[in-house]
Context: one part of a larger RNA
RNA sequence: GGAUGAACGCUGGCGGCGUGCUUAACACAUGCAAGUCGAACGAAGCACCUCUCCCGAAGAUUGACACAGCUUGCUGUAGAUUGAUUCAUUUGAGGUGACUGAGUGGCGGACGGGUGAGUAACGCGUGGGUAACCUGCCUCAUAGAGGGGGACAACAGUUGGAAACGACUGCUAAUACCGCAUAGUAAGAAGAAUUCGCAUGUUUUCUUCUUGAAAGAUUUAUCGCUAUGAGAUGGACCCGCGUCUGAUUAGCUAGUUGGUAAGGUAACGGCUUACCAAGGCGACGAUCAGUAGCCGGCUUGAGAGAGUGAACGGCCACAUUGGGACUGAGACACGGCCCAAACUCCUACGGGAGGCAGCAGUGGGGAAUCUUGCGCAAUGGGGGGAACCCUGACGCAGCGACGCCGCGUGCGGGACGGAGGCCUUCGGGUCGUAAACCGCUUUCAGCAGGGAAGAGUCAAGACUGUACCUGCAGAAGAAGCCCCGGCUAACUACGUGCCAGCAGCCGCGGUAAUACGUAGGGGGCGAGCGUUAUCC
Numbered sequence: 001g002g003a004u005g006a007a008c009g010c011u012g013g014c015g016g017c018g019u020g021c022u023u024a025a026c027a028c029a030u031g032c033a034a035g036u037c038g039a040a041c042g043a044a045g046c047a048c049c050u051c052u053c054c055c056g057a058a059g060a061u062u063g064a065c066a067c068a069g070c071u072u073g074c075u076g077u078a079g080a081u082u083g084a085u086u087c088a089u090u091u092g093a094g095g096u097g098a099c100u101g102a103g104u105g106g107c108g109g110a111c112g113g114g115u116g117a118g119u120a121a122c123g124c125g126u127g128g129g130u131a132a133c134c135u136g137c138c139u140c141a142u143a144g145a146g147g148g149g150g151a152c153a154a155c156a157g158u159u160g161g162a163a164a165c166g167a168c169u170g171c172u173a174a175u176a177c178c179g180c181a182u183a184g185u186a187a188g189a190a191g192a193a194u195u196c197g198c199a200u201g202u203u204u205u206c207u208u209c210u211u212g213a214a215a216g217a218u219u220u221a222u223c224g225c226u227a228u229g230a231g232a233u234g235g236a237c238c239c240g241c242g243u244c245u246g247a248u249u250a251g252c253u254a255g256u257u258g259g260u261a262a263g264g265u266a267a268c269g270g271c272u273u274a275c276c277a278a279g280g281c282g283a284c285g286a287u288c289a290g291u292a293g294c295c296g297g298c299u300u301g302a303g304a305g306a307g308u309g310a311a312c313g314g315c316c317a318c319a320u321u322g323g324g325a326c327u328g329a330g331a332c333a334c335g336g337c338c339c340a341a342a343c344u345c346c347u348a349c350g351g352g353a354g355g356c357a358g359c360a361g362u363g364g365g366g367a368a369u370c371u372u373g374c375g376c377a378a379u380g381g382g383g384g385g386a387a388c389c390c391u392g393a394c395g396c397a398g399c400g401a402c403g404c405c406g407c408g409u410g411c412g413g414g415a416c417g418g419a420g421g422c423c424u425u426c427g428g429g430u431c432g433u434a435a436a437c438c439g440c441u442u443u444c445a446g447c448a449g450g451g452a453a454g455a456g457u458c459a460a461g462a463c464u465g466u467a468c469c470u471g472c473a474g475a476a477g478a479a480g481c482c483c484c485g486g487c488u489a490a491c492u493a494c495g496u497g498c499c500a501g502c503a504g505c506c507g508c509g510g511u512a513a514u515a516c517g518u519a520g521g522g523g524g525c526g527a528g529c530g531u532u533a534u535c536c
Base pairs, nucleotide, nucleotide: 001536002535003534004533006532007531008530009529010528013407014406015405016404017403018402019400020399021365026363027362028361030360031359032358035107036106037105040104041103044100045099046097047096048095049094050093051092056087057086058085066077067076068075069074070073114318115317116316123243124242125241126240127239128238129237130236133235134234138231139230140229141228142227143226144225146180148178149177155170156169157168158167159166160165186211187210188209189208190207191206192205193204196201216223217222244290245289246288251281252280253279256278257277258276259275260274261273262272263271293315294314295313296312297308298307299306300305320341321340322339323338324337343354344353345352346351371397373396374395375394379393380391381390382389383388410440411439412438413437420431421430422429423428444477446472447471448470449469450468454463480525481524482523483522484521485506486505487504491520492519493518494517495516501508502507
């Protein structure tokens, strides 16, 4: 000099883009962070419609009898009775639904998000291998989907418990579950021929035997189901090389090293077990101890190198601590299960519940690190045929000069130079064109009006009345910090008197201190400036 996820002191106008618990992987109140599908299924509720039943109201119409009029069979009045239709109550049945929440079932909760405790290791990086492997959804291709059965939730009833949660009996559906049939280029076994390889081996073809499938829905457009092959994607395992410090750590190792057999795995393998042998590693540093996630990168440097691993991207590991498996294409699973432990909470004392290293937020620790915000409009993800639903991923906003970048705090004129401060040889010098004063401009901020793009696809914009545009007023609202002995740019006065103090190094201060303190002046940087810490 450069740099920082910085902190501290003084100061602080605006905007854009970034960035923000480096410490206690300490403990966590509260809310949200993973659901979705009624086009798999049965039932329930709700709303509406149709029919039916019960009871009631209104009532077109029919019209016995009575009265009046007369045109003697018509009209009018009153009215027993009949009753189309409408409305409302109740019972039952059926239908419809962008309806509701449980249950069975499917897919997804193995992604996305967090953290760096552990790990010195095939963990990571790089380059290879698998003739030792798996791969849901997706793409392509070839075939197929015949015919049956028995349950269990929900529900109803009984019942236990404070609760969490159950128990028993009975009923029921399915793309839930289970047989049967069918099937080869599938799997297994036996045999024959053949291609290739570094070896174990492997490719292709043929014959025989054995075994194994399926599911429907619908608005008839489609979406699904089964088997097999190929691809794509994602993973698994193995190997070469590289990967911090200590020898004041020199020996370490019994499943240890190898073999045979068996088991196990998607798969090779002491991965596991039984038996046999006695091996294996090590001064080219084993073992032990300490420290540490690794890398792309980042900082610095002319480079070689040194340091570092925040944010962003890739890989790994972990999810209160330790262990275990289940389900599944995939986990030994952050917001799944079981066991043990510590802690917290509820309890009727019998027993139960929980896991922020998700987003906010709280306490604590600390020199120190933010809002219990808005939205699914965009990008992406899950479910769904779709509409759509969910998404603290994400997009935005808020807070912090924490960083980088940009802008402003005015511009021009204005004197033998006001007042005032400071110095003075008392003549003057300096602050200083600086101010006043005159003229001009209006960035940013402010007020008012208009007002996007981001949206594709009819609609739908959180940001947002934001960016931006126009108008208005007025220099108006906006400068500090450090330093001035040398290194190192910048000097005088007063105070103090080895005191008070300064200091990165050399060193200043004991009566004229350019080094302490104050003032004037000056130098540097500037919304920052210094100090501290760390790296080059």